Annotation
A computed fold for a 350-nucleotide part of an RNA from a Patescibacteria group bacterium, annotated as small-subunit ribosomal RNA, central domain. Taxonomically the source falls in Bacteria candidate phyla (Bacteria). RNAcentral holds the full RNA, with entries from ENA. The coordinates come from a structure-prediction model, not an experiment, and the mean pLDDT is 88.
[in-house]
Context: one part of a larger RNA
RNA sequence: UUGGGCGUAAAGGGUGUGUAGGCGGAUAUGGCAGUCAGGCGUCAAAUCAUCGAGCUCAACUCGAUGGCUGCGUUUGAAACACCAUAUCUAGAGACAGGCAGAGGUUAACGGAACUCAUGGUGUAGCAGUGAAAUGCGUUGAUAUCAUGGGGAACACCAAAGGCGAAGGCAGUUAACUGGGCCUUGUCUGACGCUGAGACACGAAAGCGUGGGGAGCGAAGGGGAUUAGAUACCCCCGUAGUCCACGCCCUAAACGUUGUGCGCUAGGCAUUGGAAGUUUCGACCCUUUCAGUGUCGCAGCUAACGCGAUAAGCGCACCGCCUGGGAAGUACGGCCGCAAGGUUAAAACUC
Numbered sequence: 001u002u003g004g005g006c007g008u009a010a011a012g013g014g015u016g017u018g019u020a021g022g023c024g025g026a027u028a029u030g031g032c033a034g035u036c037a038g039g040c041g042u043c044a045a046a047u048c049a050u051c052g053a054g055c056u057c058a059a060c061u062c063g064a065u066g067g068c069u070g071c072g073u074u075u076g077a078a079a080c081a082c083c084a085u086a087u088c089u090a091g092a093g094a095c096a097g098g099c100a101g102a103g104g105u106u107a108a109c110g111g112a113a114c115u116c117a118u119g120g121u122g123u124a125g126c127a128g129u130g131a132a133a134u135g136c137g138u139u140g141a142u143a144u145c146a147u148g149g150g151g152a153a154c155a156c157c158a159a160a161g162g163c164g165a166a167g168g169c170a171g172u173u174a175a176c177u178g179g180g181c182c183u184u185g186u187c188u189g190a191c192g193c194u195g196a197g198a199c200a201c202g203a204a205a206g207c208g209u210g211g212g213g214a215g216c217g218a219a220g221g222g223g224a225u226u227a228g229a230u231a232c233c234c235c236c237g238u239a240g241u242c243c244a245c246g247c248c249c250u251a252a253a254c255g256u257u258g259u260g261c262g263c264u265a266g267g268c269a270u271u272g273g274a275a276g277u278u279u280c281g282a283c284c285c286u287u288u289c290a291g292u293g294u295c296g297c298a299g300c301u302a303a304c305g306c307g308a309u310a311a312g313c314g315c316a317c318c319g320c321c322u323g324g325g326a327a328g329u330a331c332g333g334c335c336g337c338a339a340g341g342u343u344a345a346a347a348c349u350c
Base pairs, nucleotide, nucleotide: 004321005320006319007304008303012318014201015200016199017198021194022193023192025088026087027086028085029084030083031082034080035077036076037075038074039073040072041071042070048066049065050064051063052062053061054060091191092188093187094186095185096184097182098181099180103177104176105175106174107173108172109171110154114150115149116148117147118146119145120144121143125136126135162169163168206247207246208245209244210243211242215241216240220236221235222234223233258317259316260315261314262313263312266295267294268293269292270291271290272289273288274287275286276285299306300305323350324349325348332343333342334341335340
């Protein structure tokens, strides 16, 4: 390579938008370079197959016929593919009417807790642990009341719940704004799916400049523990955690399961909508669409398990794997302020 694979054995890109490319709905007509059929030409000799012949046989040699994979040319077919034209509405989209939501950005505001300051009450302890000690406290702590300041996070509601492409998103209100779902009708008329490159987003930590700093807290200091204790426990505590702007671009970025479409038993729970039934009304109930869970038939799987939210049955496209170590390393390239990221081997060894 052919092939076989990617939930857990090696293997799904962190996520999206989208370029090239690949693939692509129904009907009619026409064309025909893909496709199919026929004719002709060519496809040297040897080799190969069949038949026959010659060396005593065979290998070998000779003769005849055939084959091989194509290529060229020509005649024709038009189902499929393609191209052109015309039409359609089941895919896709637009509009109208509703609905839910921690989706995003900005601003303002709120209460609890914490901490600091000032003042009052009050006196000898507080804090901490397995036990202690370091620490705080008679310059009056802890406790308690009042006033004021500050920063960060939003108890209950809260759920197996909701939203978002992923990362992620939770006090309240307002402004701006993205996406989704449902119902019925009108409109466009294949406008679609995927997506190498590219571009955008991307937790935490980290970096740059400026601010901020209550609590927590890498590093660091001290107290314990211990044989030691560069730890676990305790007392402090700097970066950081927060904000603005600019970088970094990684993750157990996980459902360890790429995206889209179609098909294939059910039961139960739950979120959002619609219709029906019923009612004074709301529930309940039935049907249905879109989600989120759980159990499970068929089927699949090495097993575990998956099972209409598939890991079942199929199609389209992308990414990736190919024994372990060396190694996600070296070298080179690209990116970065740096930290480093990305692309990515080999010798050698088992």